Predicted 3D model of a 73-nucleotide RNA (transfer RNA) from a Candidatus Nomurabacteria bacterium.
Its Rfam family is "tRNA". Rfam describes the family as follows. Transfer RNA (tRNA) molecules are approximately 80 nucleotides in length.
NCBI's taxonomy places the organism under Bacteria, Bacteria candidate phyla, Candidatus Nomuraibacteriota.
The sequence was found in a public genome assembly.
């Protein structure tokens, strides 16, 4: 270059057109306890890589364009 896979809270990762974008983990606050840690409970934190477009309706279909990771020659 070309071919594939990926990009979603601070990490991991789910989620293949409508339902409130969720789980685990971490972090903060209260509970528990002589204390920690465990373990309970509640909170914060996302405009789903970037622009477009298709459609009533896009994290999700489609171009291009970055970024990561693999195969190839």
């Nucleotide at each position: 270059c070309g071919c594939g896979g990926g990009g979603u809270g601070g990490a991991g990762c789910a989620g293949u057109a409508g339902u409130c974008a969720g789980c685990u983990c971490g972090c903060u606050u209260g509970g528990c306890u002589c204390a920690u840690a465990a373990c309970c409970a509640a909170g914060a934190g996302g405009u789903c890589g970037u622009u477009g477009g298709u459609g009533c309706g896009a994290a999700u279909c489609c171009a291009a364009c970055c970024c990561c990771c693999g195969c190839u020659a």